[in-house]
RNA sequence: GCCGCUUUAGCUCAGUUGGUAGAGCAGACGAUUCGUAAUCGUCAGGUCGAGUGUUCGAGUCACUCAAGCGGCACCA
Numbered sequence: 001g002c003c004g005c006u007u008u009a010g011c012u013c014a015g016u017u018g019g020u021a022g023a024g025c026a027g028a029c030g031a032u033u034c035g036u037a038a039u040c041g042u043c044a045g046g047u048c049g050a051g052u053g054u055u056c057g058a059g060u061c062a063c064u065c066a067a068g069c070g071g072c073a074c075c076a
Base pairs, nucleotide, nucleotide: 001072002071003070004069005068006067007066010025011024012023013022019056027043028042029041030040031039049065050064051063052062053061
């Protein structure tokens, strides 16, 4: 330098054919218990790596950039 993949909640990951985002774990509160753990219930937590564009509408499509991983190339 070229090619590919990944980037979504604190963590690990889903998200279909474009129709305004979910699960598990973790957290808070409550129930249960003499108490703790376990179990059960409720709640909170994000604008989807940054941006531009297309569209009535974008996590999803196009482009630019960034970070990470892998491969190839160059290396007097």